Predicted 3D model of an 86-nucleotide RNA (c-di-GMP-I riboswitch aptamer). Rfam family: c-di-GMP-I riboswitch aptamer. From the family's description: GEMM was predicted in a large-scale screen for bacterial structured RNA regulatory elements. The prediction has a mean pLDDT of 83.
RNA sequence: UCACGAUAAUUGCAAACUUGGGGAAAUCCAAGGACGCAAAGCUAUAGGGCCUAAAUCAUUUUAUGACAUGGUAGCCAGUUCCCGAA
Numbered sequence: 001u002c003a004c005g006a007u008a009a010u011u012g013c014a015a016a017c018u019u020g021g022g023g024a025a026a027u028c029c030a031a032g033g034a035c036g037c038a039a040a041g042c043u044a045u046a047g048g049g050c051c052u053a054a055a056u057c058a059u060u061u062u063a064u065g066a067c068a069u070g071g072u073a074g075c076c077a078g079u080u081c082c083c084g085a086a
Base pairs, nucleotide, nucleotide: 004084005083012037013036017032018031019030020029021028022027035074041079042078043077047076048075049072050071051070056066057065058064059063
């Protein structure tokens, strides 16, 4: 340095759910709360996947379908970083 990751040290994050708020929704923010996490840090005009479908378009006739310009980094990915037992 790369890889690896403990019943070590230090420092962190916070799922479900609840309450309040934003949003058409997905979902986000705040407080509480911990299922978990060694990157659960950062990146979503710029890789792939996934979620939603307001507007728009098509069908058709008032409900289906398509669609991201809306989201998701706790799906993979990219990138940077703390510690050091085996």